The RNA shown here (small-subunit ribosomal RNA) has 1518 nucleotides and comes from an uncultured Planctomycetota bacterium.
Its mean pLDDT, the model's own confidence on a scale to 100, is 82.
Its Rfam family is "Bacterial small subunit ribosomal RNA". Its family is annotated with structural constituent of ribosome and ribosome in the Gene Ontology.
RNA sequence: AGAGUUUGAUCAUGGCUCAGAACGAACGCUGGCGGCGUGGUUAAGGCAUGCAAGUCGAACGGAUUUUGUCUUUGGGUAACCGAGGGCAAAAUUAGUGGCGAACGGGUGAGUAAUGCAUGGGUAACGUACCCCGGACACAGGGAUAGCGGCGUCUCCCGAGCAAUCGGGUGACUUUGCGAAAGUGCCGGUAAUACCUGAUGACCUCGACGGAUCGCAUGUUCCGUCGGGCAAAGGUCCGCCGGUCUGGGAGCGACCCAUGUCCUAUCAGCUUGUUGGUGGGGUAAUGGCCUACCAAGGCGACGACGGGUAGCCGGCGUGAGAGCGUGACCGGCCACAUCGGGACUGAGACACUGCCCGGACACCUACGGGUGGCUGCAGCAACGAAUAUUCCGCAAUGGGCGAAAGCCUGACGGAGCGACGCCGCGUGCAGGAUGAAGUCUUUCGAGAUGUAAACUGCUGUCAGGGGCGAGGAAAAAAAUGACCAGCCCCAAAGGAAGCCUCGGCUAAUUCCGUGCCAGCAGCCGCGGUAAUACGGAAGAGGCGAGCGUUGUUCGGAAUUAUUGGGCUUAAAGAGCGUGUAGGCGGGACGUCAGGUGCCUUGUGAAAUCCCACGGCUCAACCGUGGAAUUGCUUGGCAAACCGGCAUCCUUGAGGCAAGUAGGGGCGACUGGAACCUUCGGUGGAGCGGUGAAAUGCGUAGAUAUCGAAGGGAACGCCGGUGGCGAAAGCGGGUCGCUGGGCUUGUCCUGACGCUGAGACGCGAAAGCGUAGGUAGCAAACAGGAUUAGAUACCCUGGUAGUCUACGCCGUAAACGAUGCGCACUAGACUGGAGGACCUCUGACGGUCAUCGAGUCGAAGCAAAAGUGUUAAGUGCGCCGCCUGGGGAGUACGGCCGCAAGGCUAAAACUCAAAGGAAUUGACGGGGGCUCACACAAGCGGUGGAGCAUGUGGAUCAAUUCGAAGCAACGCGAAGAACCUUACCUGGGUUUGACAUGUACGGAUGCUCUUCUGGAAACAGGAGUAGGCUGCCUUCGGGUGAAACGUGCGCAGGUGCUGCAUGGCUGUCGUCAGCUCGUGCUGUGAAGUGUUGGGUUAAGUCCCGUAACGAGCGAAACCCUUGUCGUUAGUUGCCAGCGGGUCAUGCCGGGAACUCUAGCGAGACUGCCGGUGUUAAACCGGAGGAAGGUGGGGAUGACGUCAAGUCCUCAUGGCCUUUAUGCCCAGGGUGUCACACGUGCUACAAUGGGGCGUACAAAGCGACGCGAUACCGUGAGGUGGAGCAAAUCGCAAAAAGCAGUUCUCAGUUCGGAUUGAAGUCUGCAACUCGACUUCAUGAAGUUGGAAUCGCUAGUAAUCGUGGAUCAGCAUGCCACGGUGAAUACGUUCCCGGGCCUUGUACACACCGCCCGUCACACCACGAAAGUCGACUGUACCAGAAGUUGCUGGGCUAACCCCGGUUUCGGGGAGGCAGGUACCUAAGGUAUGGCCGGUAAUUGGGGUGAAGUCGUAACAAGGUA
Repeated sequence: AGAGUUUGAUCAUGGCUCAGAACGAACGCUGGCGGCGUGGUUAAGGCAUGCAAGUCGAACGGAUUUUGUCUUUGGGUAACCGAGGGCAAAAUUAGUGGCGAACGGGUGAGUAAUGCAUGGGUAACGUACCCCGGACACAGGGAUAGCGGCGUCUCCCGAGCAAUCGGGUGACUUUGCGAAAGUGCCGGUAAUACCUGAUGACCUCGACGGAUCGCAUGUUCCGUCGGGCAAAGGUCCGCCGGUCUGGGAGCGACCCAUGUCCUAUCAGCUUGUUGGUGGGGUAAUGGCCUACCAAGGCGACGACGGGUAGCCGGCGUGAGAGCGUGACCGGCCACAUCGGGACUGAGACACUGCCCGGACACCUACGGGUGGCUGCAGCAACGAAUAUUCCGCAAUGGGCGAAAGCCUGACGGAGCGACGCCGCGUGCAGGAUGAAGUCUUUCGAGAUGUAAACUGCUGUCAGGGGCGAGGAAAAAAAUGACCAGCCCCAAAGGAAGCCUCGGCUAAUUCCGUGCCAGCAGCCGCGGUAAUACGGAAGAGGCGAGCGUUGUUCGGAAUUAUUGGGCUUAAAGAGCGUGUAGGCGGGACGUCAGGUGCCUUGUGAAAUCCCACGGCUCAACCGUGGAAUUGCUUGGCAAACCGGCAUCCUUGAGGCAAGUAGGGGCGACUGGAACCUUCGGUGGAGCGGUGAAAUGCGUAGAUAUCGAAGGGAACGCCGGUGGCGAAAGCGGGUCGCUGGGCUUGUCCUGACGCUGAGACGCGAAAGCGUAGGUAGCAAACAGGAUUAGAUACCCUGGUAGUCUACGCCGUAAACGAUGCGCACUAGACUGGAGGACCUCUGACGGUCAUCGAGUCGAAGCAAAAGUGUUAAGUGCGCCGCCUGGGGAGUACGGCCGCAAGGCUAAAACUCAAAGGAAUUGACGGGGGCUCACACAAGCGGUGGAGCAUGUGGAUCAAUUCGAAGCAACGCGAAGAACCUUACCUGGGUUUGACAUGUACGGAUGCUCUUCUGGAAACAGGAGUAGGCUGCCUUCGGGUGAAACGUGCGCAGGUGCUGCAUGGCUGUCGUCAGCUCGUGCUGUGAAGUGUUGGGUUAAGUCCCGUAACGAGCGAAACCCUUGUCGUUAGUUGCCAGCGGGUCAUGCCGGGAACUCUAGCGAGACUGCCGGUGUUAAACCGGAGGAAGGUGGGGAUGACGUCAAGUCCUCAUGGCCUUUAUGCCCAGGGUGUCACACGUGCUACAAUGGGGCGUACAAAGCGACGCGAUACCGUGAGGUGGAGCAAAUCGCAAAAAGCAGUUCUCAGUUCGGAUUGAAGUCUGCAACUCGACUUCAUGAAGUUGGAAUCGCUAGUAAUCGUGGAUCAGCAUGCCACGGUGAAUACGUUCCCGGGCCUUGUACACACCGCCCGUCACACCACGAAAGUCGACUGUACCAGAAGUUGCUGGGCUAACCCCGGUUUCGGGGAGGCAGGUACCUAAGGUAUGGCCGGUAAUUGGGGUGAAGUCGUAACAAGGUA
C1' cells in the first nucleotide's frame, strides 16, 4: 500500500466482498509447564445454607464463674472437706449508655438532565470524628431497662367470719397470655441515659448610632440597651473524655456558563405556569410551599412529545481528522423485591433500620406471623456462555477501644477455566546401499528424506531428595494464609497439533464421486479425466494452540472539516417576489468580541509516550519526566473579521432624452376557409382505402352559382428573428399597463447578492357553475384487417377543445445545465439603439454597449462534448444525491369537490443496476456493389408407373452412421453365401491374430479314412509316401518352426467425434484476413485497410500519419484452341511402283492428318477517344485466339463443440467361458403410409419397320474374344488374334433417305402378371440380371410450391469405365447434334464495402414485458380482540409530616392546697378524633405503540407452465 467482482473487450460511476488490528467472547479439533491479568454481557428474574458490622466492663447497675480472705454452720483427731453469708480480685457479658452502623462492598433498572464533564460562584450554606486557639464544667431531681415475681393440684402453718391472702412441703413439669413471632401486669435499681436551676466569653436574636468594602440583594467591624442558650465523668494517675465558642483541614449542599444520542411521519408547549408582594419551610437561595396581584414564560439556534442510553478519565481502531465503545482499574450519579413515607442522626429519607400498600415465597394450631444475595461463596432457572458453599486477618485499610484486642467474604492469598498477554519446553550433534513402508510415475525413476534406524552428548520443565532468603515494618521480641531460589539424583525418557493448498492468497498431485453427495468470504466449483466435493500422499502457514462464528474500527475519499459530487452515471426545486439567516465596495478614526502572543489557575490518579530501575528475560511492576491539543486569570498587539462614528462613488437605485418588441389586460373590427339553411343549374353517383366496406345519394347527393347565418383559428410577412421570470405570446384598430436597451460633466450614497419557511404565477388534461359548439375529437357505434384485433386504417360521433368565474398545481415544466459577481484567445452571422471617420447625404469603415447563434485556443471532462450565453478559473448563497429492486409505494400528516398532489419509510430480495465510448453481429435502417439472386428465356421437379435413399410402422433381427442449405442414387466404386457389424440356434476359451516366458516330448506338418452333425466342431483309426532349422568327433547335442499345458496377455464395427489426431463438408474461388514500426486515443481500439476513380479481385492509380510486409487474388502447373520444329510405328498415304472384286494390302514415302516431346504465340503491345498528364475503360487494326481466350487443379484468417472413435490412429471408461472367436440359417430386400433423388412416359419435332453415315475416351490374360455354325432371342459351340495407335470389346445413337400409323388411352405408354428360357455362381425360395411369347395398369403435360442452366452452355443422343463371379435408371468420364434470352437491378435469397441505430455479444433461432396458474417469503388494509406506555375528569384513600381539636391518659419542671405516702391546676408528652396532601386501587373517556385475526391488496423470489408480443433496429403504428 491494495485486490476480486457488472463488459466480447475498455474507461469511468457504483455497490458488494476480501487481506489488518481488537475482544469480558462463544463453538469445533487439540492440549506439556510457569508468570501476570481476567471470568453471569442473558432474568435489576427467583433464592436453600453459611458468612459479609460491630465494638467499648477505663460510662452503668447487675448476673455468672473462679480465686483469696473474714464469718456462720455440718463432718472430721487433724490436715481438710461440704453448705450459707460479707468483702476483695480476676474473667465472661444479656441489658442501659456511647461511638460506628450514611464508610467499605454490589449493580446499571431508572435517568437526555434534579445526571455527567470542564470552568466558575455561594456577599445564600452545613459539618460528628481530626488539628490549632479561647473560655468553662456549679447545684439539684425524678425515672427506666436489666433483675425479681405472676401455673394447677394436694397437704401443712399463719392471717381472716368468709371470699381470699402470705409462707412452706410434695406431685404435675416450665407453667401470665400466645402455636410461634412476640407481649402484658406488679415490685424495685444504676449511669458519661434523661430533666430542672445557676454562670455565660468575642455565641445568638432584636433595636439604635457610626465606620469599611462590594456588581446588586448586601458584607465586615465598632459601640450602647434588652432577650435567649452549656457541661460528665472514668482511670491501673500516664491520661482519656465533657460543654460553649473562633479558626483550619477534609467531606458535603446549592447556583451559573459551555458541552452532552436518534426522531419534524412530534410544531406548537405551559396555569405554580412566568414574575411580584406578604407569609411558611430549609443548614441555605429559590414557586420549594401557600395567599393575593399581574399575564407572562419557552420554541425552527428545535420548545413539547416519542425512542434509546448511566456519564467521565479512558479503551479499540485509524497517518490523522474521526468512528465505535464505557468490561476490568479510578472519579461522579442512581438504585437496593415494586411503590409511598417519615423517624433517628453531624450526616440517610438509610442494601443486610422503621411504618404502610402491592406482588411473590415460606411457617401456621388458620387466630396470625416471617422474608428480601443488584455483599462473598453457592443453588435451580435463563442462555452460545462465565469459577470455590476455599484459606487468612500475616500484610494494606476500616470500625470500636486508653490499651491488650475484637470484628472486617474490604483486602491478602490459594482453587477452577489456554479466556487473554508474556516466557519456556517437547531435545542437540553426527548419520546415505538416500533402508523399509507409503504416494506418484513418461516405468527410466521421483518424493517423503538426515527424516528414521543407529552412534555420541546434554539435562530446561515435570518427577524424587536436601538446603533455605524475602514479603516482617522505627530498637528488641512475637507474628506467614500463601509464594522463591540453590544443590544432588535418574532418564531422551512424560510433553504437537490445527487450518489451508482455483483466483484474491503462501502452498499440487493421485484415487473416489458424476449438477449426486457436497463446498462456498466474493467471483464461483460439481452433469465421467474436478489442483474448488470426500479420502490419501505431498506442500504452505501458525504453533500449545489453530480454525470458525459474532461484534467494532480500518481499508471506505462509500456522508468527503481534513477529503466527494449534481448536462448524459444517483443528484438543479417548473418559475419568480421576498422574511429570517449567511455573505458583502473604498477611506479614516476608535473599541478590543473573534484572532495572535505572553501569562495565572486548572486539566485527579491510573492509562498512552520517554528515560531509568525491580522480578534470570518478557508480560507485569516501581520512580521521574513529558503529554493531557481543553477551560480559565491578567496583560499586550490592532493587520484581518466584527462593533461604533464620519466621509467617498466605482456596486445598486433614481432623474432626463430617445428607442425596439407576437410582453400583459379590455373593447371594437376584417377577410379566407369550413359547416348549416334557403334559392338556382344539374342528373348518378359521391366518399373512402393497400384493397374494400360501413356511410351519403333519384325525398336529387357529389360538383357548381347566388344569398343568409354560425363558431373557431389567424395564410403570405415569418426568419436557429423578437418579447417575457418561467408557463408562454402571432389578423387589424383604440384605450390602460409591466419590463428591457441606449445616451447624459444630473441626484441618493452600499441602499447590495443569495434566500430555509412564506407568498404569487404556472402548458395540457381534469373538476364545479353558467354560456357556447363551425371544425377536430377520448369514450362509444359500425366497417375493414387479423389466428384473435377491445388497436393501427375507414365512416360516424359525445364529453372536451372556446368564453366568464372558481378549483387543480402537475409535465422529457429540458439547455435534462440554480441565482449573482469577477477574470480567462479568437473568427464569422443575424437583432437593438449610439458615437466617430468623410464638407453634407447615400454607401462604406472603425469603436464601445445590450441581446440571439455557429465554429473553435487554452483549460475542463469517464468520454460524448463544453469552451466570454462555460461544463474553464475563483468567490457568495440556496436546492439536491449516496447501489439496484421493493417505491415515489405503505402508514401518518397537510392540501384538494374529486381525480389526485406534497412530504416519505421499512421488511424482504439481488451482486449487480446504470453512463460514455470500442469491436462485432443484427435491422420489416440508408448508400454503393456482386452473383443464374431476381428479371428475360429454355428444360424440369411437384401429378402417373417404376427404380433408389430416408422417415414412420412392423419384426427374433429388419446392424450402424448421416439430419435445413451443407442428411435423404449419402458412407455403399455394386447385401443371394461371403461381405455383416444385426437376429435365432450350435460350438469354443491363451483364443481367428501378435509377442515374451516356463515346462513337455521329436512329439510335429502334409496325407488317407471312419462315426455323429446343418456346418463349425467333437471323437477315433492309419501309417505307405513326402517335409522338418543349426552344430557334429555322426555316438549325439541344441532346440528354431510347429503342437500341447500354464502364466503375462490377445481380442472388441463395445461407449464417448462434447477428451483427441488426421481427413472432410460449408460460408466461398467470396475478396477478404493480418503483422512490424510509426502516429492518434487514459483505454478497449483506431490509422494503415477509410476517401476519389477503376477492376473479376484489398486489381491497379491518385490522394493521404502513415511507411512497408505477409497469408489470400493474380501468376507459376495440367488440359484445350494456332503455328513451327524434332521423331515416324502399331498411326498416315500426296506423289512413284506393284497387287486385289475390294481394303495402306505390299514396295516405298516423311509431304498431310495424327501421335508426343520441345518451342513460338497475347503483353492493353499498336491506333483513336474518354479519363486527373494516372490507373483504367470504350472502339478499332492485326491475329488461330483480345483484354483472366475456354476448362481444371489450387480453397486465406476463421465459423458451425459441423461430420467421422464403423477407414486409420488414439486418451479415458467398459467387457474377458464374453460385448471376443468359429459355423448354419435368417435379416439388412418387410409395407397402410410420407418425403427426397432419378428413370420411363403421356406421343406425330412422334412410334414402328427398312436402308445408310459420322465419334471420342476408355478397357482387356482369373481377360477381351473375331470369322464360322446353332438358337426368334438372351445365348451356345468354337477358338483365329491380342499383355494392345497392331487383336478384341465395337453396333455408336440421335442424324439422313424413303415408307407406315393420323390423334385414339392409340401401332402412344410400358407397369403388372402368366408361361417358357439363357447366363453367372457351391447355391438365384426368401432375394440376381437378361431373353422370348402372352398380358397391356396408371398416365392425355401435372395444385400450392419449387430446381437447373448465360455457349459448344441448356436441351437431346448414344459410348466407355470403376466396383464386379453375376447384378446400374446410380456414380465417374467421353464425344455427337446443338438453341433461346439477359431491358435491367425495383423486388426475393446470399455475399462484399462504407455508414447509421441497438437494451443483442450463446450475438435476432438475440433480448424481453404484462396478466393468469402453482409454491414459498416478508409487508399493507381489515369487523374485531389482547397487551404496554401515557393524558384528562372523578371516586376512594394506608402509612406519615404538619395544622386544628377535646368531659381521655400522664414521672420530673412550675403554681396552689395539704403536709407521711398525696390532691388540684399549668407547660410538655402519649393516645384518640379531624383537615390538607398523598401511594397502591377503582370508574369513565382519550392519545399512542405493539401482538393477533376471517378476509383482502399489491410486492418479492422460484431450470424447463398458459396467453399474447408491449419495448430494444424505423422493433415492423418512432